[in-house]
Context: one part of a larger RNA
Molecule: small-subunit ribosomal RNA, 3' major domain
Organism: uncultured bacterium
RNA sequence: UGACGGGGGCUCACACAAGCGGUGGAGCAUGUGGCUCAAUUCGAAGCAACGCGAAGAACCUUACCCGGGUUUGACAUGCACGGAUUAGUUCCCUGAAAGGGGAAUGACGCGGCUUGCCGUGGAACGUGCACAGGUGCUGCAUGGCUGUCGUCAGCUCGUGUCGUGAGAUGUUGGGUUAAGUCCCGCAACGAGCGCAACCCUUGUCAUUAGUUGGUACAUUCAGUUGGGCACUUUAAUGAGACUGCCGGUGACAAACCGGAGGAAGGUGGGGAUGACGUCAAGUCCUCAUGGCCCUUAUGGGUAGGGCUUCACACGUAAUACAAUGGCCGGUACAAAGGGCUGCAAACCCGUAAGGGGGAGCGAAUCUCAAAAAACCGGCCUCAGUUCAGAUCGAGGUCUGCAACUCGACCUCGUGAAGGCGGAAUCGCUAGUAAUCCCGGAUCAGCACGCCGGGGUGAAUACGUUCCCGGGCCUUGCACA
Numbered sequence: 001u002g003a004c005g006g007g008g009g010c011u012c013a014c015a016c017a018a019g020c021g022g023u024g025g026a027g028c029a030u031g032u033g034g035c036u037c038a039a040u041u042c043g044a045a046g047c048a049a050c051g052c053g054a055a056g057a058a059c060c061u062u063a064c065c066c067g068g069g070u071u072u073g074a075c076a077u078g079c080a081c082g083g084a085u086u087a088g089u090u091c092c093c094u095g096a097a098a099g100g101g102g103a104a105u106g107a108c109g110c111g112g113c114u115u116g117c118c119g120u121g122g123a124a125c126g127u128g129c130a131c132a133g134g135u136g137c138u139g140c141a142u143g144g145c146u147g148u149c150g151u152c153a154g155c156u157c158g159u160g161u162c163g164u165g166a167g168a169u170g171u172u173g174g175g176u177u178a179a180g181u182c183c184c185g186c187a188a189c190g191a192g193c194g195c196a197a198c199c200c201u202u203g204u205c206a207u208u209a210g211u212u213g214g215u216a217c218a219u220u221c222a223g224u225u226g227g228g229c230a231c232u233u234u235a236a237u238g239a240g241a242c243u244g245c246c247g248g249u250g251a252c253a254a255a256c257c258g259g260a261g262g263a264a265g266g267u268g269g270g271g272a273u274g275a276c277g278u279c280a281a282g283u284c285c286u287c288a289u290g291g292c293c294c295u296u297a298u299g300g301g302u303a304g305g306g307c308u309u310c311a312c313a314c315g316u317a318a319u320a321c322a323a324u325g326g327c328c329g330g331u332a333c334a335a336a337g338g339g340c341u342g343c344a345a346a347c348c349c350g351u352a353a354g355g356g357g358g359a360g361c362g363a364a365u366c367u368c369a370a371a372a373a374a375c376c377g378g379c380c381u382c383a384g385u386u387c388a389g390a391u392c393g394a395g396g397u398c399u400g401c402a403a404c405u406c407g408a409c410c411u412c413g414u415g416a417a418g419g420c421g422g423a424a425u426c427g428c429u430a431g432u433a434a435u436c437c438c439g440g441a442u443c444a445g446c447a448c449g450c451c452g453g454g455g456u457g458a459a460u461a462c463g464u465u466c467c468c469g470g471g472c473c474u475u476g477c478a479c480a
Base pairs, nucleotide, nucleotide: 001480002479004476005475007474008473009472010471011470012469015464016463019428020427021426022425023424026319029316030315031314032313033312034310042053043052064305065304067302070299073131077130078129079128080127081126082125088105089104090103091102092101093100094099108121109120110119111118112117113116133294134293136292137291138290142288143287144283145282146281147279149277154193155192156191157190158189159188160169161168162167173184174183175182199271200270201269202268204239205238206237207236208235209234210233213229215227217226218225242265245259246258247257248256249255321421325380326379327378328377329376330375337368338367339366342361343360347356348355349354387418392413393412394411395410396409397408398407434456435455436454437453438452439451440450
């Protein structure tokens, strides 16, 4: 000087408390451990691994296993030699394919000329050689990228001063703040990286603009048509909030408390933004790369299998156990997105998944598209039920070369556990939790996951004694 203390003081945070809803019990989905296996490819490991890499394993992917095959190679560059109905295209035989064997057709540039032949070159092919190739090892050799403490308020430097020195001071102190934020004081005076602000979005208003959008007037089955752009909306430019104003407290400060005006008030809400560093944290399987290793194989191609196993254990989700509910009928109200290898309307067929059909639309125009919970009416009457839907049987639909291993969905039947869950444990402070639907990426197909969107919409916070974690000062110290 740090780190540490079941030392002290101050202080913050869904840290506790106060509340609401879960997890832990059930069956199911998914990831992991373990077991199994020819293989069940690899990585991730307290928080910060475990719906993680994977925004989508039937083949492919694919890295794993088994089989049959290959060796200048699937790919790059160079060298040497070779031959010519060569490149390319089409077809046949064999084979599971890869591959192997064969047939037909048949180009390009330059030079020479007999104008369809010769020579030569490129490309391609063959042989050989340099080399290619490696998701092989080392993340403890590395770059890059990332997680984490933590959006915590800290981390430092120059000069000066103090100290023999390591170092200290500044950065401590008194107030204050979300903040090393600001004020005052002070052997310090300044400065940098962080904080804040500048950026995006949302909340109010104005101006400009009026199509594909909207509609007060007229009209109609219908914003459908005429008119007009007021309103809504869209998207560009501005305005607006600054403790600016008033009162009080305060040290005449910074600031805090209350109030006015205002759509909004003290960082308005949300996002992006992550200091010096820590964990030899993670990644050599994104990529790049040192070293090591393989080179008829640890490279490359192919078919099938596996990554989907299943006495079990854990994590994370979704579904329930019902009446604030289930079922049936009727009837409203979104936002944000996607669409040409695409989204697909009307209409018809089918109980349905879906099929036929193909108008329109590269989309404020057409379409996916039905929002659902809610509301109105009816049935059920507390039961393993008209709850719950696992499992299994049968029949189908769709995608795709192909759904056996191993897809999703539909219909009929079947109708398991489950009576709100021990110890323990998680999230959340407001348009939040809870609950309800909608869209997107990946994607042929496959979503209870992920990323976004809106609808309905709470309870509670006395407080900081205690638990966990953090910041500042101080003290002890047998630690560095």